[in-house]
RNA sequence: AACUUAUCCAGAGCGGUGGAGGGACUGGCCCGAUGAAACCCGGCAACCUUUUCAGUAAGGUGCUAAAUCCAGCAGGUUUACCCUGAAAGAUGAGUG
Numbered sequence: 001a002a003c004u005u006a007u008c009c010a011g012a013g014c015g016g017u018g019g020a021g022g023g024a025c026u027g028g029c030c031c032g033a034u035g036a037a038a039c040c041c042g043g044c045a046a047c048c049u050u051u052u053c054a055g056u057a058a059g060g061u062g063c064u065a066a067a068u069c070c071a072g073c074a075g076g077u078u079u080a081c082c083c084u085g086a087a088a089g090a091u092g093a094g095u096g
Stems, first nucleotide, its partner, number of pairs: 002095007013041001015040003021031003025072004042064003047060004068088001073085004
């Protein structure tokens, strides 16, 4: 690389450095000089390990605009919205 499995409508800064991009992909629609990415600090959360009377505490990750921002395939439907389920993606744990 790949495979298995669980979760994905909650939550999280008016901080510092930095300077133009970012939201996986495609199409939309958004965010951004009233500062994007990235890094640091702070925070949230509770998947794993240890721990505690107690998510209590420590560690390993993760996350910190919008539902995984929405749709992309299939089905249902009043044909224009909506609903359901997949796929894809992300993260954890395990296998390898």
A computed fold for a 96-nucleotide RNA, annotated as SAM riboswitch aptamer (S box leader). It was read from a public genome assembly, where an Rfam model found it. Of the family's consensus pairs, 93% are formed in the model.